[in-house]
RNA sequence: CUCUUAUCAAGAGCGGCGGAGGGAAUAGGCCCUGUGAUGCCCGGCAACCGGCGAAAGCAAAGGUGCUACUUCCUACAGACUGGUAACAGUUUGGAAGAUAAGGG
Numbered sequence: 001c002u003c004u005u006a007u008c009a010a011g012a013g014c015g016g017c018g019g020a021g022g023g024a025a026u027a028g029g030c031c032c033u034g035u036g037a038u039g040c041c042c043g044g045c046a047a048c049c050g051g052c053g054a055a056a057g058c059a060a061a062g063g064u065g066c067u068a069c070u071u072c073c074u075a076c077a078g079a080c081u082g083g084u085a086a087c088a089g090u091u092u093g094g095a096a097g098a099u100a101a102g103g104g
Stems, first nucleotide, its partner, number of pairs: 001104008013042001015041003021032003026075004043067003047064003051058002071096001076093007
């Protein structure tokens, strides 16, 4: 980098460093941010593997992971509702993405 499978509405800081952007990419929207963001450290959480357990579950030591907003929302397709229509809303699926486990 790629393939398969599973999950994605739960959970997690009034700490330290540091200083300008940030919420994956494109577009639109909506937000966060000097009352210091992103990031790093510490703390915390507990999704997967692993551990304990007959199970429900427990623990958080080990391997990953996560720690504003549903994956922040919408982009594509179907159905339904409203509307003359443009379009709006609801819902299902898909796409894309993230994480884990396994394979190439």
Model confidence (mean pLDDT): 86 of 100. The RNA shown here (SAM riboswitch aptamer (S box leader)) has 104 nucleotides and comes from Sporosarcina sp. P13. Rfam family: SAM riboswitch aptamer (S box leader). Its family is annotated with regulation of gene expression in the Gene Ontology. Rfam describes the family as follows. The SAM riboswitch is found upstream of a number of genes which code for proteins involved in methionine or cysteine biosynthesis in Gram-positive bacteria. NCBI's taxonomy places the organism under Bacteria, Bacillati, Caryophanales, Caryophanaceae, Sporosarcina. It was read from a public genome assembly, where an Rfam model found it.